A computed fold for a 74-nucleotide RNA from a Ktedonobacterales bacterium, annotated as transfer RNA. The RNAcentral record of the sequence draws on ENA. It matches the Rfam family "tRNA". Rfam classes the family as a transfer RNA. RNAcentral records the identical sequence in 2 taxa. Lineage of the source: Bacteria > Bacillati > Chloroflexota > Ktedonobacteria > Ktedonobacterales. Its mean pLDDT, the model's own confidence on a scale to 100, is 81.
RNA sequence: GGGCCUGUAGCUCAGUUGGUUAGAGCGCAGUCCUGAUAAGACUGAGGUCCCCUGUUCGAGCCAGGGCAGGCCCA
Numbered sequence: 001g002g003g004c005c006u007g008u009a010g011c012u013c014a015g016u017u018g019g020u021u022a023g024a025g026c027g028c029a030g031u032c033c034u035g036a037u038a039a040g041a042c043u044g045a046g047g048u049c050c051c052c053u054g055u056u057c058g059a060g061c062c063a064g065g066g067c068a069g070g071c072c073c074a
Base pairs, nucleotide, nucleotide: 001073002072003071004070005069006068007067010026011025012024013023019057028044029043030042031041032040050066051065052064053063054062
């Protein structure tokens, strides 16, 4: 330098033929339970979906350009 893949909650990820309110597990906070922990049950907080621009009535999803990480080639 070239090619491919990835980027969504604190962490690991789902969401992929564009449409509903953006979700799960773990973690965190609270309540219940207990003599007290742990476990368990319930509830809740937490995300401008890496950035900018565009297409569209509508973008996490499509297009262009960047940035970061990984793999391969040179």